[in-house]
């Protein structure tokens, strides 16, 4: 070189083309405790970039840019 497959909060992972992008963990506050731990509340936080296609894009095209894989 060419093929595949994948990229979503700080981590892991959902979401028939139709919504306020959801679940644990973490992290902060607050409750409880004589301090913590554990338990409860509750909040912060994300769609890799850039066209396109649709009334409507995490989701379908293209491309670019990162990851992991096969052939060579």
């Nucleotide at each position: 070189g060419c093929c595949c497959u994948c990229g979503u909060a700080g981590u892991g992972u959902a979401a028939u083309g139709g919504a306020u992008a959801a679940c644990a963990c973490c992290c902060a506050a607050g409750a409880u405790u004589c301090c913590g731990a554990u338990u409860c509340u509750u909040g912060u936080a994300a769609u890799g970039g850039g066209g396109g296609u649709u009334c409507g894009a995490u989701c379908c095209c293209c491309u670019c840019c990162g990851a992991g894989g096969g052939c060579a």
RNAcentral holds the sequence, with entries from ENA, GtRNAdb, MGnify and Rfam.
The RNA shown here (transfer RNA) has 72 nucleotides and comes from Planococcus sp. KKT56.
It matches the Rfam family "tRNA". The family's RNA type in Rfam is transfer RNA. Gene Ontology term of the family: triplet codon-amino acid adaptor activity.